[in-house]
Parts: sequence; C1' cells; structure tokens
RNA sequence: AGAGGGCCGGACGGUCGCGGGCCGGCGGGGCCACCCGACGGCGCGAGGAAAGUCCGAGCUCCGCGACGCAGGGUAGCGGGUAACACCCGUCCGCCGUGAGGCGAGGACCAGUGCCACAGAGACGAGUCGAUCGGCAGGGCGACCUGCCGAUCGGGUGAAACGCGGCAAACUCUACCCGGAGCAAGGCCAAAUAGGAGGGCGAGGAAGCGGCUUCGGCCGCUUCGACGGGUGCGUCGCCCGGCCCUCGGGUCGGCCGCUCGAGGCGGCGGGUGACCGCCGCCCUAGAUGGAUGACCGUCCCCGUGGCGGCCCGGCUCGACCGGUGCCGCGGCGGGACAGGACUCGGCUUACAGGCCCUCU
Repeated sequence: AGAGGGCCGGACGGUCGCGGGCCGGCGGGGCCACCCGACGGCGCGAGGAAAGUCCGAGCUCCGCGACGCAGGGUAGCGGGUAACACCCGUCCGCCGUGAGGCGAGGACCAGUGCCACAGAGACGAGUCGAUCGGCAGGGCGACCUGCCGAUCGGGUGAAACGCGGCAAACUCUACCCGGAGCAAGGCCAAAUAGGAGGGCGAGGAAGCGGCUUCGGCCGCUUCGACGGGUGCGUCGCCCGGCCCUCGGGUCGGCCGCUCGAGGCGGCGGGUGACCGCCGCCCUAGAUGGAUGACCGUCCCCGUGGCGGCCCGGCUCGACCGGUGCCGCGGCGGGACAGGACUCGGCUUACAGGCCCUCU
C1' cells in the first nucleotide's frame, strides 16, 4: 500500500418520567365474561442491522384419496440444515503481480427461432477474384465474351460452411412447490329478534288463625281448569300466549403473545459449514404504539493551548526547530437507526474503534 475474517458500537451513579410482569391489601365499573385506578415491594424493558419484506420455514385456518396438467422456481460435483435462491468444501472458466475476487457454470447429436454492422454469402447455401479443364459464340491470329465443373486465394466479420455460435431465446432434462396469512385463528358470552325441545288438572297459589322438635303440620277463607278454532263436557290436533331449558350468531371480553430449530460456557467429532453431550440462564410484549430528559464522574475522536522530558541546529541565549514522548485543563462531536406472531438467511444503512491471518 492492499486482501480476507471476527468483535464492539459508549460505561457507572443519581433525580424525574414512561411501558409491561409478579406479590400484597384497598377503591371503583360491568348482568356476566372481565376491566380500570391509586399505593407499597421485587424485578424487566430494542438492534447489529429491530430496516427492505427479497428468499426459506415454524404456527393457524381452508382444501385434501392419490397422481397428473397448467403455472412458478432451482441448476458443475459433494456436503450442512427444519428448509432455502443460504452456508461449507472442491473442480472449471474469467479478472488480479499477489493475498484473493466474480460466475444465471445441465443440454444447441430432439424440434423451432435468432446471429447487429461489415460482407457475394450468417447456416438457406452461395461465387468477388485468379488458375485449370470442357462447351458455345466472335476474331486471320494472339486472344476476347458467355455458360458449366474443379481447385486455390484475397477481403468482410465475434463467427465463413465445421455435427458454427446463442437456452439472462422458445424449448428439453432432472429435482422442488396446495392456497391464504396473527386483521391467521381460538375461547367465554348479554339484551332483543329468530331456531329446537319441554311444561301450563290440582297432591296448586295467596291471606288469616292455631300448634311446633322451627324442619314443618293443621284449620278456615279467597283465588285457581291460559285464550281461540268448538253450542256443552272430556280427550286429541292446530294457531296464539306465558314459563323453563338448549344451541348458533351479534354487542362485549379474553387468548393467540413470547421458552425458542433459544442464549452462554466447557468437552468431544468434523478441513469446514455444522453436529453431539454436560452445566448454567430467562432476556420487551405495546395497540396511536413505552425504553426518554437532566446532572455528575469517566471513555473515544477532532481541534488549538500550556508545562515537563527527549532529539537536532546555531549567532550558546530566558534561542530556534521537531510527524517525538508524558501530563494538565478548554471547546466541539459520539453514527445508522428503532420491536409489533416467531425463527434461519440475503440485501441495504452505519461516526468511530479493537483484534487475527495473509499478500
């Protein structure tokens, strides 16, 4: 001067404030399910990308007997993984002096299509020039012209007749893929209306009085046969009314909601991605969406200043110079960005700093 990789991305304390969780005893709202408020205590509270939502999954519901078509995707070879378009190893090609980097890297002996410009001709064949041969015509002749065939050459172009090149052209081959998404979805559950089932003859209800072992018992009085279809009685049926029960939906409420392909450490296996075993840990769950502000002491970067030391120079001075070292206090700055069901990747953004390996 570069190449590759890993890590951090302000620390501690105090005051005030915000959002969750658990415990405690209160207060309040709601028919219920449940919810709200203040107080006390204990503990928790964004990221390496939480972002883009580009791939792949978990989970949930719908569909579902399987296979195929259509459509979409992937592509050397081998491995890792729950899975992938991710990761690892390796071969080949290209770039780089090199460390390394990049690769849409199956097939054009199935069919179709395309090959700019230039060039006669771009896959159909074709003939610009020369030479040779043959034929025809012209010329006294040398020879000239035309046609056919063969050979060679020049030129154009990325490629010129060769089983050409192109599949980030259709296509073929092999393999993979059902759809929608947490506003997924699940549970609890009013009033009114509607649905289903049952009941409405008496051994009943109310009032008063008496007795009682306080559980009830006895006596008296009054009411009491739901209304209609049907003149009367009984039964049945139908319509209506009242009561009870059940089930579905709505209002409303709760869950899903964070313990997970989890993190850290150790040991072992593997070149590696990664895997196995053991131990320890619990680390946000909001729903107009909390994680902030201030102060103090430090940290890092930039900047200029002062003091000391060191080195060099000379006009040896209380001098000058230095990318040098140490200390002090001053000023300015500390990025990108921010959860919303959860993971694994990729991509993009990022002040500043640290470490390792290599050229």
A computed fold for a 359-nucleotide RNA from a soil metagenome, annotated as Bacterial RNase P class A. Its mean pLDDT, the model's own confidence on a scale to 100, is 75. RNAcentral holds the sequence, with entries from MGnify. Rfam family: Bacterial RNase P class A. The family's RNA type in Rfam is ribozyme.